[in-house]
RNA sequence: AGAGUUUGAUCCUAGCUCAGGAUGAACGCUGGCGGCGUGGAUAAGGCAUGCAAGUCAUGGGGGUGCUUCGCACCAAGUUUGUAAGUCAAAAAAGUUUAAUAAGUUUAAUAAGUUUGAAUUCAGACUUAUACAACUUCGUAACUUAUACAACUUAUCAACUUGAUGCGAAGCAUCACCGGCGAACGAGGUAGUAAUACGCAGGAACGCACCCUUAAGUCGGGCAUAGCUCGCCGAAAGGCGGGGUAAUUUCCGAUGUGGUGGAAACACCAAAGCAGCAAUGCGCUUGAGGAGCGGCCUACGGGCUAUCAGCUUGUUGGUAGGGUAAUGGCCUACCAAGGCGAUGACGGCUAGGGGGGGUGAGAGCCUGUUCCCCACCGAUGGAACUGAGACACGGUCCAUACACCUACGGGUGGCCGCAGUCGAGAAUCUUCCGCAAUGGGCGAAAGCCUGACGGAGCGACGCCGCGUGAUGGAUGAAGUCCUUAGGGACGUAAACAUCUUUUGCCGAGGAGAAAGUUUAUUGAUAGUACUCGGAGAAUAAGGGGUUGCUAAACUCGUGCCAGCAGCAGCGGUAAUACGAGUGCCCCAAGCGUUAUCCGGAAUCAUUGGGCGUAAAGGGUGUGUAGGUGGCUGUAUUAGUCCUUUGUUAAAUUCUUCGGCUUAACCGGGGGAGUGCGAGGGAAACGGUACGGCUUGAGGGUGCGAGGGGUUCGCGGAACUCAUGGAGUAGGGGUGAAAUCCGUUGAUAUCAUGGGGAACACCAAAAGCGAAGGCAGCGAACUGGCGCAUUUCUGACGCUCAAACACGAAAGCGUAGGUAGCGAAUGGGAUUAGAUACCCCAGUAGUCUACGCCCUAAACGAUCUUCACUAGUUUUCCGGAGUAUCGACCCUCUGGGAGGCGAAGCUAACGCGUUAAGUGAAGCGCCUGGGUAGUACGGCCGCAAGGCUAAAACUCAAAGGAAUAGACGGGGACUUGCACAAGCAGAGGAUUAUGUGGUUUAAUUCGAUGGUAAACGAAGAACCUUACCAAGACUAGAAAUUCUGUCGAAUCCAAUUGGAAACAGUUGGAGUCCGCAAGGACGGCAGGACAGGUGAUGCAUGGCCGUCGUCAGUUCGUGGUUUGAGUUGUUCCCUUCAGUGGGGUAACGAACGCAACCCUCGUUGUCUGUUACAAGUGUCAGGCGAGACUGCCCCUUAUCAGGGGAGGAAGGUGAGGAUGACGCCAGGUCAGCAUGUCCCUUGAUGUCUUGGGCUACACACAUAAUACAAUCGCCGCUACAACGGGUCGCGACGGGGUAACCCUGAGCUAAUCCUUAUAAAAGCGGCGCCAGUUCGGAUUGGGGGCUGAAACUCGACCCCAUGAAGUUGGAUUUGCUAGUAAUCGCGGGUCAGCUAUACCGCGGUGAAUACGUUCUCAAGUCUUGUACUCACCGCCCGUCAAGUCAGGGGAGUUGGGAGUACCCGAAGUUCUGCUUUAUGUGGACCUAAGGUAAGCUCAAUAACAAGGACUAAGUCGUAACAAGGCACGGGUAGCGGAAGCUGCUCGUG
Repeated sequence: AGAGUUUGAUCCUAGCUCAGGAUGAACGCUGGCGGCGUGGAUAAGGCAUGCAAGUCAUGGGGGUGCUUCGCACCAAGUUUGUAAGUCAAAAAAGUUUAAUAAGUUUAAUAAGUUUGAAUUCAGACUUAUACAACUUCGUAACUUAUACAACUUAUCAACUUGAUGCGAAGCAUCACCGGCGAACGAGGUAGUAAUACGCAGGAACGCACCCUUAAGUCGGGCAUAGCUCGCCGAAAGGCGGGGUAAUUUCCGAUGUGGUGGAAACACCAAAGCAGCAAUGCGCUUGAGGAGCGGCCUACGGGCUAUCAGCUUGUUGGUAGGGUAAUGGCCUACCAAGGCGAUGACGGCUAGGGGGGGUGAGAGCCUGUUCCCCACCGAUGGAACUGAGACACGGUCCAUACACCUACGGGUGGCCGCAGUCGAGAAUCUUCCGCAAUGGGCGAAAGCCUGACGGAGCGACGCCGCGUGAUGGAUGAAGUCCUUAGGGACGUAAACAUCUUUUGCCGAGGAGAAAGUUUAUUGAUAGUACUCGGAGAAUAAGGGGUUGCUAAACUCGUGCCAGCAGCAGCGGUAAUACGAGUGCCCCAAGCGUUAUCCGGAAUCAUUGGGCGUAAAGGGUGUGUAGGUGGCUGUAUUAGUCCUUUGUUAAAUUCUUCGGCUUAACCGGGGGAGUGCGAGGGAAACGGUACGGCUUGAGGGUGCGAGGGGUUCGCGGAACUCAUGGAGUAGGGGUGAAAUCCGUUGAUAUCAUGGGGAACACCAAAAGCGAAGGCAGCGAACUGGCGCAUUUCUGACGCUCAAACACGAAAGCGUAGGUAGCGAAUGGGAUUAGAUACCCCAGUAGUCUACGCCCUAAACGAUCUUCACUAGUUUUCCGGAGUAUCGACCCUCUGGGAGGCGAAGCUAACGCGUUAAGUGAAGCGCCUGGGUAGUACGGCCGCAAGGCUAAAACUCAAAGGAAUAGACGGGGACUUGCACAAGCAGAGGAUUAUGUGGUUUAAUUCGAUGGUAAACGAAGAACCUUACCAAGACUAGAAAUUCUGUCGAAUCCAAUUGGAAACAGUUGGAGUCCGCAAGGACGGCAGGACAGGUGAUGCAUGGCCGUCGUCAGUUCGUGGUUUGAGUUGUUCCCUUCAGUGGGGUAACGAACGCAACCCUCGUUGUCUGUUACAAGUGUCAGGCGAGACUGCCCCUUAUCAGGGGAGGAAGGUGAGGAUGACGCCAGGUCAGCAUGUCCCUUGAUGUCUUGGGCUACACACAUAAUACAAUCGCCGCUACAACGGGUCGCGACGGGGUAACCCUGAGCUAAUCCUUAUAAAAGCGGCGCCAGUUCGGAUUGGGGGCUGAAACUCGACCCCAUGAAGUUGGAUUUGCUAGUAAUCGCGGGUCAGCUAUACCGCGGUGAAUACGUUCUCAAGUCUUGUACUCACCGCCCGUCAAGUCAGGGGAGUUGGGAGUACCCGAAGUUCUGCUUUAUGUGGACCUAAGGUAAGCUCAAUAACAAGGACUAAGUCGUAACAAGGCACGGGUAGCGGAAGCUGCUCGUG
């Protein structure tokens, strides 16, 4: 930076699409690591659960727990003292231990059930268990001793322990009163288009905590929560009685100060706590600061005019109220204002900014994370508290929703962090920690903090790293391709050596920490990082590959499946679908989708346009607005310069630095535009005041004109009426008819009436703003030109809005109506004809008045001014010269035309009347269709006009020019094209071919000209490809390999069979080579064969056709932006692009012509045969001859006309020869050939038989005829080209004949065919008939070919004797040795269907004025909407399907209001009294209700239009003169395109 796409090609216009970047993304495939970011965009939908705002005990009184102390009381135990009592020697007592059994009691534990919203809680119940204590029984063991002891009992005292109560202190903790915080922080973007935000300013304000400073902190009182008692309630909660504290609260004092006031004067405060103390923390009232907040103003930034008028507290004033403060902020009164095209009011959408994306920039789009501001907290309303709220985790009310309930009543608000449901394409953990930063409270320790610091999840983004490195060619294997040789994957792999980032394992292990009086303290984290270890070990995909756009091959598929961003790809050879292989791009990502910017100069300020592509308003007048001549002075809001303030930080840019680098982060610098303030300048612009005359206007004098309005007059034509005269037609058309006319038309004369339009003049002319304006005259009236240089002195230009005018058609009312003439009727035409043509004819056309307001209202070209070569014509003026005057000539001003320099334009074209160069203003355009339509609004009597979209759909629509093709366009030319002639075809019969039908098969191909006696120069079998049946399978024929057998090969007989084929028997034969082996054949197996199977639209080759027409191109040069053009056009001429002349062309090529062959004249040479010989009449070779050469005429030249000579004269006649190309023309069945298909029940191969020969019919090509220019019979002449040895076959003989027998001669100028060639000639008969014409058909009998004549051969003889008497519409050939006519030969071939085809000679005409017409061709030109090229293109209705939108009786929902009703909570005001947390009332108001409308949306019977959809119906409107030129406006009519009337345009 551009590219693709409209066309056959080109240039332009114009839209669509692509390549780039970006994202809070999503989806598909894939996925190794780390760092840094980022993550609910939809339902401001609903939420379980936990946490997110508390703190202060150094403000206060209490409760509870623990500790200590004191007091009181109770209980238990111990000891001692005191008092009393008891026991006597074997019985008993006691104690202890262990085990067992039974029972009782209390408490505990565990488990379970149940209730409460619920827990680790509380209550109730059930069960179980062991343990403990006690008692009893039994057993065992042990102990006890002698009276000074022992035991028991009682009381008192002391001590110890425990419980309880009270009091004090300390520590801890809990609810409460009180203080501060809770208005911050965190979240969201619903609302809001301005009470918001940004930026720059302003004055009438407030402030808790913080800082500085001044003064003070005195005295007294009343309550209340907690607590206690009682009561209500399921709960939430509440009521009452009693008593109590404070940094709670009230009163008083003081007044540094403050407030009010001119002053006097009046009024206004306070609280304590800790500490031994010093002191500290507080409190009250002021002053100041910092910072924060409230208010006001200018400017700035969305869409919509299909929202144009809005407003009553509205705008202002006065007074009052209210507020921290200004103010209609509120109230009363007064005035009637205020806003608006510079867009008010309304509607829709939307948080704003710093910034972000993109872009070269200007711009365009956007507002996620971060920062600032605003607003919101389920929805709506309201106030209270407070320094601050009308308060996210406060209160009250209403509403909706959800939950609890004992049904009485209550409770709740994740748009805090996590998390859940829902909706959605879609967006994370119910994590850790207060260690850091910050916040609240506190004197502090500290407590709280889902702010925050971190971790987790997601490739969502940016950045970084890795998935190994080096060597390694036999270029392995494998895969793919292949021209079969080879090539690619590819040093890639294997293999060898090396390394260890990352991941894994182990060891060590930070910084972030300082603060606090000390001590202590890390969530992240055993993380980053360091060291060691094993080991290439743990790690590559996605998209693309036709062009745009980097990268291609093979296979599969066959308009199918599918792809696709656009163009487009796919119908049998797909680089475009699917797969494989290779390649390209990017890479832990790659693609897709969505959105934004760019490209897009495709809304154009930078930076576009309007003649024909989209686009100049139909025209003028003209307001606002925009813009404006020369000159002077003053001034400065525009403009310019300078200084300064601000434009937060972050971001962007730059520089330096920190993480290993980068992303990321930090420090510094810079930039930026806007706004404010100060100073300066005065050129431009503005403003004010002057001056000027050239712009503009006026005056005076001339002048032209279909300019306008009204009135009057005129002649021609037409028509009507009357009269005369007159007779059979008139009229009309392509031709006719309807129509008029014997009741007298048309034509003609006279008179009269009527309406409309004004011939000639007349012109490219004139006038007008446009529409438009035409006989003549008058009246009234508008504009213009020239001259003069007399006046004014910038008065100018343009122009939304507004106003006026505005062809034709149309509308209303009243007239008028000759002609013309929508509609309508009739006649024609036609397939139809709602048309074109004809005969009639209503509205209308005319007048007056009033509407309508549109046109191809066009120069498709807005108005004004200035500048930039000419030339010529014309109209209207003026001047000069000249003249008697006019004309002429020269100059000058204004209009109207032609051609043209420069310049412009895509081209065409424009060009002083610009589409050139500039200036000012207005209008309009932005792909085509939908559509100038719908809806809405305004106007109109209506018709309708003006304004004016969208959904949907297409990739084009379009302009100019180019080459063709075409035209029921033009000009010129040619052709047996027509015409003039001759003979035919079309009718008959037959032959042949074709279609159709039939069939087992009737094999296939060819189908207008350019198929049809064509392939086929010859189908009985064969051919043969078709059908039936029977057979074969490496094959009937070819190449090759392996194995095996045998030489090969030949003959005969025989079985089955239709044959093929399958066998059998016999005989003959015995190769080359020493051998191995070879040649040949059979068999078996393997490679392969074979195919008249498909595709002529895959092809080669060959052919047909235009057409033997004269055309088709190239090189260089010129020209054009280009396709292209020139040359090749033009003039003369020719059969000819043949030749000449001219010429921006000069040359050349393929065609034409010539060269070649045959015939015609002649010279010469040769001589097999011919001939008796010589010879040349015959044959062959080589030559000559004809060139417009000669004469005359015409002519510039070429050339043409006539003539002579000559065998031949203007190409002597004929043939061969066929340019570039066209028809996807024909042929795959002549041959060749790509691809596909079939190959053992064959689409191959063989055989027999059948078929190609069918037969109601239709077409084509021929033969023979219909007769007397003939037929028959007889006689008599004259050819040429050819063919011949499996052949031609003479002479002779036989037969009526076909033919047979015989077989001479001839491999051919020798012999044969060959003969009498036929027609012709001479003679005879037939005498106009279905015949002595015609010969079909049929019967009989023969001979011939051939294995074989049934299907299905030709020939001969006899007999038979059909149709047919010259052929409708239509149509063919031929211009001279031609047509016509007559016979002959040949090929193919056994024979023949040959009347066909190819040749040969004999006889031998007629006509051509001419180019109007038909057909065909060529050249030039014209139009074109065609280019698959007129067999083109294309329009509309109807029918079918799909889609979107509009209308619509209605129905439903939302929104904003209006009127009225009702009116919660609450502020304010107010009444009552039991003074209370009492009870009423008033104003305002949310929600709700009623009513009538407005608006937006959803839905809808139905009807109408639109768009789209390979092959539907009807027509043919348009493109060519499109067959009636088309189109605009308007009106009527019609299935439809459309037709017709009036007027306008030329496109």

The RNA shown here (small-subunit ribosomal RNA) has 1547 nucleotides and comes from Candidatus Zambryskibacteria bacterium CG_4_9_14_3_um_filter_40_16. The prediction has a mean pLDDT of 80. Its Rfam family is "Bacterial small subunit ribosomal RNA". Gene Ontology terms of the family: structural constituent of ribosome and ribosome.